[in-house]
Context: one part of a larger RNA
RNA sequence: GAACGAACGCUGGCGGCGUGCCUAACACAUGCAAGUCGAGCGAGAAAGCUCCCUUCGGGGAGUGAGUAGAGCGGCGCACGGGUGAGUAACACGUGGGUAACCUACCCUCAGGUCUGGGAUAACCCGGGGAAACCCGGGCUAAUACCGGAUAAGACCACGAUACGAGAGUAUUGUGGGAAAAGCGGGGGACCUGUUCGCAGGCCUCGCACCAGAGGAUGGGCCCGCGGCCCAUCAGCUUGUUGGCGGGGUAACGGCCCACCAAGGCUAAGACGGGUAGCUGGUCUGAGAGGAUGAUCAGCCACACUGGAACUGAGACACGGUCCAGACUCCUACGGGAGGCAGCAGUGGGGAAUUUUGCGCAAUGGGCGAAAGCCUGACGCAGCAACGCCGUGUGAGUGAUGAAGGUCUUCGGAUCGUAAAGCUCUGUCAGCGGGAAAGAUGGGUUGGUUGGUUAAUACCCAAUUAGCUUGACGGUACCCGCAAAGGAAGCACCGGCUAACUCUGUGCCAGCAGCCGCGGUAAGACAGAGGGUGCAAGCGUUGUUC
Repeated sequence: GAACGAACGCUGGCGGCGUGCCUAACACAUGCAAGUCGAGCGAGAAAGCUCCCUUCGGGGAGUGAGUAGAGCGGCGCACGGGUGAGUAACACGUGGGUAACCUACCCUCAGGUCUGGGAUAACCCGGGGAAACCCGGGCUAAUACCGGAUAAGACCACGAUACGAGAGUAUUGUGGGAAAAGCGGGGGACCUGUUCGCAGGCCUCGCACCAGAGGAUGGGCCCGCGGCCCAUCAGCUUGUUGGCGGGGUAACGGCCCACCAAGGCUAAGACGGGUAGCUGGUCUGAGAGGAUGAUCAGCCACACUGGAACUGAGACACGGUCCAGACUCCUACGGGAGGCAGCAGUGGGGAAUUUUGCGCAAUGGGCGAAAGCCUGACGCAGCAACGCCGUGUGAGUGAUGAAGGUCUUCGGAUCGUAAAGCUCUGUCAGCGGGAAAGAUGGGUUGGUUGGUUAAUACCCAAUUAGCUUGACGGUACCCGCAAAGGAAGCACCGGCUAACUCUGUGCCAGCAGCCGCGGUAAGACAGAGGGUGCAAGCGUUGUUC
């Protein structure tokens, strides 16, 4: 000198864009943060309102409404969001390998969806419990569950051929076991049933479903190389190192197990200890390098502490389950409930770090055919000079060089064109009026074209016209009004280092980054006048280069 997620002191007009618990991975009141689908399924209220009856207590019907709330089932909850405790490791970075692997939803290709069955929640009845909740009996549905059929291909076993050094890959033969689900829209004939209303078959479209091949995406595993400190850590290791056989996994492997052998690592630093999430980057520097890893992005790890598995395409799962522990809460003392390192917020710790705000309008995500619902992701607003940037605090003129302050050699000098005065301007703030972009899309109504089809139905795609959707926000921005009016401080002035005098003090009080000042004329202390430097900031402290 530069920099900062800064803090402290004094001061503080406005705006834009960013940033904001670095400490206790300390404990948490309260609210919200993951749901959705009735076009998978069976059930199905109440209040209110209207009417009728009434023994005036009430009862019934309709509507509310096939709504609410719950249940079975599907998909999601493994994303998104937080934190950095642990980890010196294939955790990360980079480059490879997987002939050792998986991949829901999505896309492409090419097939299929036949036929049966038994349950179970909800509900009703009964029971236990303070509660959390639980038990028994009975009824019922499905895209829930279980049989049978079919099997191109896939899988398994055995065999053949080709390729390959081999593990194996490709083609092929025989045998084996394994699939599926429906729902919605439209329809001219025809068929079945019919209570003649219609329901179903049938045709067709869409979305689902099953098996297969390929893709895309996401991941698992393995390897080369790279990046901290201590040798005052020198030897470490028994599932240890390798083999054979098995188990296990999506998959290789001591990953696990039985047996066999006695190996394996190490001064190019094993083992041990300390510290630490890694990277793109960031800061500094001419660079080389050094330091660092907030915000944003990628990866990893964790979710009160420790352990475990279940479900699932995917978890050993932050707002799931089980066990143990500590802590907090409820209890009828028998037993139960909880996990903010999500967003706000509270206590505590600390030098120190924000609102218990608004909205799903946009972007993105989950579910849904869609409308839509959910979304503390996100978009915004609020607080904080915490940072960067912009801008203002006025402009011109004005000498009797006013008054006043300070200094003085008492002549004057200086503050100083500074002020006043005169003439103007109108940024910001204030008041009034107008007023966005961000909106694309979706929906709906109508039209046109194309695809599909038996069809001018439906459905889908493209296109077009009208209507409809904004948290921010009456904000930005524009126009007008009034008015110099509301808006400057902080540090320093001995040398380094730009800037000097007076008074007070008298080795005192004090200053100080280093050298050093102060003991009666202090440019170094304190005040004043003046000056210098920065400026809505200026200094100090801390840290890095």
Background:
Predicted 3D model of a 545-nucleotide part of an RNA (small-subunit ribosomal RNA, 5' domain) from a metagenome.